Overview
Bacterial small signal recognition particle RNA from a Pirellulales bacterium, 100 nucleotides, folded computationally. Its mean pLDDT, the model's own confidence on a scale to 100, is 78. The gene name in the source record is ffs. The sequence is in RNAcentral, with records from ENA. NCBI's taxonomy places the organism under Bacteria, Pseudomonadati, Planctomycetota, Planctomycetia, Pirellulales.

[in-house]
RNA sequence: GACGAGGGGCCCCUGCAAUGGGGGCCUUGCGAACCUGGUCAGGGUGGAAACACAGCAGCCAUAAGCGUGUGUCCCUUUGUGCAGUGGGCCUCUCGUCGGC
Numbered sequence: 001g002a003c004g005a006g007g008g009g010c011c012c013c014u015g016c017a018a019u020g021g022g023g024g025c026c027u028u029g030c031g032a033a034c035c036u037g038g039u040c041a042g043g044g045u046g047g048a049a050a051c052a053c054a055g056c057a058g059c060c061a062u063a064a065g066c067g068u069g070u071g072u073c074c075c076u077u078u079g080u081g082c083a084g085u086g087g088g089c090c091u092c093u094c095g096u097c098g099g100c
Base pairs, nucleotide, nucleotide: 001097002096003095004094005093006092007091008090009089010088011087012086013084014083015082016081017080018078020076021075022074023073024072025071026069028067029066030065036061037060038059039058044053045052046051
């Protein structure tokens, strides 16, 4: 110096997990003076009346929106953990061969 075997370290990649963030779906709650829907006391309008019409408040439901979760899926983050016949570099030990 070449080749081989083994050990250690670092970096990268990949997978799984963890951590923080975001989104979809689902669960569930709130949610409109009027400009949503239903039901519409009272009152109003029409009518001789029967009754009809519109309809405020209230009540019920819901939209947008705002939350909720021990749910689920996806994306993403990282001085995190584990794994990999994965890749690269550094280093140590041993062996074989060659040169001075």